[in-house]
The RNA shown here (small-subunit ribosomal RNA) has 1476 nucleotides and comes from an uncultured bacterium. The sequence is in RNAcentral, with records from ENA and SILVA.

RNA sequence: GAGAGUUUGAUCCUGGCUCAGAUUGAACGCUGGCGGCAUGCCUUACACAUGCAAGUCGAACGGCAGCACGGAGCUUGCUCUGGUGGCGAGUGGCGAACGGGUGAGUAAUAUAUCGGAACGUACCCUAGAGUGGGGGAUAACGUAGCGAAAGUUACGCUGAUACCGCAUACGAUCUAAGGAUGAAAGUGGGGGAUCGCAAGACCUCAUGCUCGUGGAGCGGCCGAUAUCUGAUUAGCUAGUUGGUAGGGUAAAAGCCUACCAAGGCAUCGAUCAGUAGCUGGUCUGAGAGGACGACCAGCCACACUGGAACUGAGACACGGUCCAGACUCCUACGGGAGGCAGCAGUGGGGAAUCUUGCACAAUGGGCGAAAGCCUGAUGCAGCGACGCCGCGUGGAGGAUGAAGGCCUUCGGGUUGUAAACUCCUUUUGUAGGGGACAAUAAUGAUGGUACCCUAUGAAUAAGCCACGGCUAACUCUGUGCCAGCAGCCGCGGUAAGACAGAGGUGGCGAGCGUUGUUCGGAAUUACUGGGCUUAAAGGGCGCGUAGGCGGUGGGGUAAGUCUGAGGUGGAAUGCCACAGCCCAACUGUGGAACUGCCUUGGAAACUGCUUCACUUGAGUUAGACAGGGGAAGGCGGAAUUCCUGGUGUAGCGGUGAAAUGCGUAGAUAUCAGGAGGAAGGCCAGUGGUGAAGACGGCCUUCUGGGUCUUAACUGACGCUGAGGCGCGAAAGCGUGGGGAGCAAACAGGAUUAGAUACCCUGGUAGUCCACGCCCUAAACGGUGGGCACUAGGUGUGGGAUUCGUAAGGGUUCCGUGCCGAAGGGAAACCAUUAAGUGCCCCGCCUGGGGAGUACGGCCGCAAGGUUGAAACUCAAAGGAAUUGACGGGGGCCCGCACAAGCGGUGGAGCAUGUGGUUUAAUUCGACGCAACGCGAAGAACCUUACCUGGGUUUGACAUGCAGGUGGUAAGACCCCGAAAGGGUGAUGACCUGUAGCAAUACAGGAGCCUGCACAGGUGCUGCAUGGCUGUCGUCAGCUCGUGCCGUGAGGUGUUGGGUUAAGUCCCGCAACGAGCGCAACCCCUAUCCUCUGUUGCCCGCAAGGGCACUCUAAUGAGACUGCCGGUGACAAGCCGGAGGAAGGUGGGGAUGACGUCAAGUCCUCAUGGCCCUUAUAGGUGGGGCUACACACGUCAUACAAUGGCUGGUACAAAGGGUUGCCAACCCGCGAGGGGGAGCUAAUCCCACAAAGCCAGUCGUAGUCCGGAUCGUAGUCUGCAACUCGACUACGUGAAGUCGGAAUCGCUAGUAAUCGUGGAUCAGAAUGUCACGGUGAAUACGUUCCCGGGUCUUGUACACACCGCCCGUCACACCAUGGGAGCGGGUUCUGCCAGAAGUAGUUAGCUUAACCGCAAGGAGGGCGAUUACCACGGCAGGGUUCGUGACUGGGGUGAAGUCGUAACAAGGUAGCCGUAG
Repeated sequence: GAGAGUUUGAUCCUGGCUCAGAUUGAACGCUGGCGGCAUGCCUUACACAUGCAAGUCGAACGGCAGCACGGAGCUUGCUCUGGUGGCGAGUGGCGAACGGGUGAGUAAUAUAUCGGAACGUACCCUAGAGUGGGGGAUAACGUAGCGAAAGUUACGCUGAUACCGCAUACGAUCUAAGGAUGAAAGUGGGGGAUCGCAAGACCUCAUGCUCGUGGAGCGGCCGAUAUCUGAUUAGCUAGUUGGUAGGGUAAAAGCCUACCAAGGCAUCGAUCAGUAGCUGGUCUGAGAGGACGACCAGCCACACUGGAACUGAGACACGGUCCAGACUCCUACGGGAGGCAGCAGUGGGGAAUCUUGCACAAUGGGCGAAAGCCUGAUGCAGCGACGCCGCGUGGAGGAUGAAGGCCUUCGGGUUGUAAACUCCUUUUGUAGGGGACAAUAAUGAUGGUACCCUAUGAAUAAGCCACGGCUAACUCUGUGCCAGCAGCCGCGGUAAGACAGAGGUGGCGAGCGUUGUUCGGAAUUACUGGGCUUAAAGGGCGCGUAGGCGGUGGGGUAAGUCUGAGGUGGAAUGCCACAGCCCAACUGUGGAACUGCCUUGGAAACUGCUUCACUUGAGUUAGACAGGGGAAGGCGGAAUUCCUGGUGUAGCGGUGAAAUGCGUAGAUAUCAGGAGGAAGGCCAGUGGUGAAGACGGCCUUCUGGGUCUUAACUGACGCUGAGGCGCGAAAGCGUGGGGAGCAAACAGGAUUAGAUACCCUGGUAGUCCACGCCCUAAACGGUGGGCACUAGGUGUGGGAUUCGUAAGGGUUCCGUGCCGAAGGGAAACCAUUAAGUGCCCCGCCUGGGGAGUACGGCCGCAAGGUUGAAACUCAAAGGAAUUGACGGGGGCCCGCACAAGCGGUGGAGCAUGUGGUUUAAUUCGACGCAACGCGAAGAACCUUACCUGGGUUUGACAUGCAGGUGGUAAGACCCCGAAAGGGUGAUGACCUGUAGCAAUACAGGAGCCUGCACAGGUGCUGCAUGGCUGUCGUCAGCUCGUGCCGUGAGGUGUUGGGUUAAGUCCCGCAACGAGCGCAACCCCUAUCCUCUGUUGCCCGCAAGGGCACUCUAAUGAGACUGCCGGUGACAAGCCGGAGGAAGGUGGGGAUGACGUCAAGUCCUCAUGGCCCUUAUAGGUGGGGCUACACACGUCAUACAAUGGCUGGUACAAAGGGUUGCCAACCCGCGAGGGGGAGCUAAUCCCACAAAGCCAGUCGUAGUCCGGAUCGUAGUCUGCAACUCGACUACGUGAAGUCGGAAUCGCUAGUAAUCGUGGAUCAGAAUGUCACGGUGAAUACGUUCCCGGGUCUUGUACACACCGCCCGUCACACCAUGGGAGCGGGUUCUGCCAGAAGUAGUUAGCUUAACCGCAAGGAGGGCGAUUACCACGGCAGGGUUCGUGACUGGGGUGAAGUCGUAACAAGGUAGCCGUAG
């Protein structure tokens, strides 16, 4: 030293991505009051107009252009005069090599730190000495030229602190040790004597000059250590490395030359490439580190680009020279000029970076004796919120909690003491006055600034961002996967806290956000401080080089190590303390620190080095032993195939089933014989051997390694191992053999939608051998090697030893397995054969994809191997475990699930519902099971929601408010109209209270009218909802508390052994209990007892009587595995039996756990939101919901003789009935009509039950079956049967002769069959609900189909298999490889060339000082030439960048195409290597 979000249904882990922090020479957006201190071209080392940035000295000199003064002259406004102050230009001196800028180059000629010896040094300090005497020139200037200009030529004059000899000379230099060589300059001030015409000499002071000593500071040189990335850069180097000699420099040195030698550097990374100024430090960080190198300070490098030297103490020189080049400017076209990376400033580039300011007052620098001059260094000011720091935009009071805004559950809440209002203050602002420090005796750019005083007046001054989580802060409206947001996760598809606006809130505040940068978080490169069985990661295995590491005892040493002292570690920065600006930022002073380097003294434990010993590590010798260890040669048997012959006949073979194939030319089968190749049965074993790959019949030869035992020997000889070398399955390659079986490719047959597969028949490489390559595998224990330590138990292989007669046991060593303790681990698991605890060494990893790909290198005959990226793209990819779900996984179990049966559907016509189509409308909903005779328990109108037409507007219905209202409300008759509606309008009110005898009056209510609120909506959203319902499923499950286990999700309980219809019960058990379900309790039914008896029943002709029975309807009883036997575990239970009306849930019903399906319903009802409001509301006539090429679902009826028809005859249950059921009787063939008794119902009615039974007939036919359809005539209901009712009668008499694939129901009073009733309802059932009558068959069984339960297993699924997911192809976009080439950069080699310059040479030309009397000489200059060399050119390489027709793969994209490879046994287990 703080963490968080994000992979999953959830969990733990691994792992990446992202965020919160700090930072900044910043930029951009919005906003902007003041001050202080800092800071400001990061890009084009791009190009620059203009001005300034280095001059100074007259006390070095000749002089005097210009200015001022003085003097003189005279012609009085001119001339002369260097005389004075001074001074342009010039000679000369010093400076210009500092200061200022920039970071191009440079990876070491650099920087930092520490050392070193072979050097230089102007100005400064310092010891010493000298400063004597001569000479010749030259600029300026004058004259004359040339030129546009820049400039320049000739002749002539002149001075010096300019230049040159001579003398002298030391402690200087050289030396052959004798000697030789080498200097100088004066100037200024003052002045007594003396000298001089004067200048002056002379003296003195000052300052120079020369030689030279030492120093300080500065500089040059050398060394050590440190200093970025790449090995897809591994070899580099000829002046290269060293020597000798010479040259050269201030100085060491291959610095240069000649010769000689062949060295030097490099895996501790040379060389090459890329990038880069280095440091003090800055930012960050807990630190270690990481990143950076603006401002300030030190060093270096550069000055338009390249080269070169000159001058000088110092330069190879930013504001100097020469040359070459590019560019710009001037030009009279001949020729010239220039260099802002100085300060300002301009253009350009760019996201982006200031004034063409003031002053030398201060500090510092140059020159000068000084005054002083110069100084874009510097001091200041200006501009910019660019940064840091400080201040302000007011303070106090103030509740009707104002108005307005926003929200609202309509009550209110919030904005909010906020405002208004009252009182107060004046930082800042404005105005006026005073007024510094910095400065010293003088001098102030800043600056009338800071600061102080006074006046005035709340006056002049607040924004930005955010509000889904991370992350502080929430609502409304708009929008509707649109517009948009987004750092990550992700928001937006009609109720968005995530978009936009608003209100509110949070954060910061003259700023706030965004973008970019760096560090942090990131232990995510791990030194501090990570890993490698399965997540990324152990090399396929060994031998071994370098390297790293290394046993025991002693001696020495002192490299590492520890310690003392000294030197250094610049200043600034940072830290601490104190101090100065009002504070702070900022600044000053001091301290500590600077973790480092160097020198030196000491210590000697440890490491190293050295030496002497040792035996335990390692090895050697000896004796035994085991073994598919390796190589070569030989031998043998079984089997397959082939060949020959025999026997023998029609098939064989093959498969899920077949076919191809073989066979009458004789197969298969069988017997005998022969040939040939390959492989080694049993033994055989989580047994053996080997380093790994791997190794298996038997024998022989050769050979490697191992184990045990014992004693002796060597004496650390060891471990690991980068490179290197060797071995290395299979496939594959080369050459030559061999070839029985098997068998890529290939062919044929099947399968299939297809089938380039799986299956079958064939079949070549290959498999085998020899030799040579290849060098990869899921080369796996997915676990590198070595050593040591750390509980046990139990097998097995090889030894040794011991006890025992033996069997067997004990001890011990080396192997090889299993189970387990501690410990470890994310878990799974590992656990003396570690994945535990430690040490040593090597290899490897750092998100997924792209990709083990591309390029390059190396290897290979090839195939290919090895090494091995990037762009781009995603927010994951992944490991282990958990719960589910799923499996063409497994086990167990259940269900009319199958099977066994019975009857149907699917074919027919009809009914009904749905789809589709049609229509003005065919209202709407329901869609696998679980929509489709469903909502609808009943559409002619109504219903009705739909369409069309004509009409209404506070409304058909509710409530409230305001106003009005008695001829008001209501409203007969009448008119228009299809109705609704509209119009006219006789008549004409009510209730309550008060007053009153009453009439009546007043007030109120009701009603009505008008207006406003509102009503209304079967309009939308069932994906906003409540409620209700379906379904899995009447399946046996679903959970909880406590405890226990697990890091956790979670598990346990609930699993297991039995059993049950059942999580039903029993037993066992880290569980013990409990809840919702199951069961039971409830209803009906089957038996009986008791009780109740009317309308029932019985007797009776009836009145009447009775309640035994049937029945009725109330209470009870009864059934509980209770009893017996068997079985089971002494259980639960099961089987059988007895008794019983009923037996193991007796039968039936009601009853539906946690949940699933965003299942259904906004059109039952309720309800949020949205929408309509003269219409999407309300009323009405008519139409539609009833349509009809078609398709599907569900029924009823049939196809007939177990039947139809006719006649006769018997027996129910349960219901309904007053707007009703309706008897008898009469009429009608009938539907029905008339009629009216009875019944509010155990009384009367509906109401004859039918099948059945008894007879007759029909005689297998489209029929005496079947009844559709149609015609005619009717009945009934109803306002009304046209669209569009039911029924009746007569006639008509369709399809249909038992139904393809497929499919449904049912296990007993069930199926099947027969009739009856109810609800709805005016009428209208083949639907539906209910009732009884008759009344079967079958179930071996659980293999299979479907559904379900439970345990287990696999999983890449979790929207959960209707899942997931792969590859080609097509389209779009993106980056990238190859590519005939093309273009550029850079570098190397060879050659040509050779400006300026320097050095050498010099025969040409020329020359003041010196020598010489002279001729001439010495020396110099110009020119020429040689060497070196820049630019340039030619040729060829390396490397790198850009581009390129075409082309390769890759990535990403919306719901494209084709298949189905993988995940389950994924339907052929999957995967790895290799070939096709």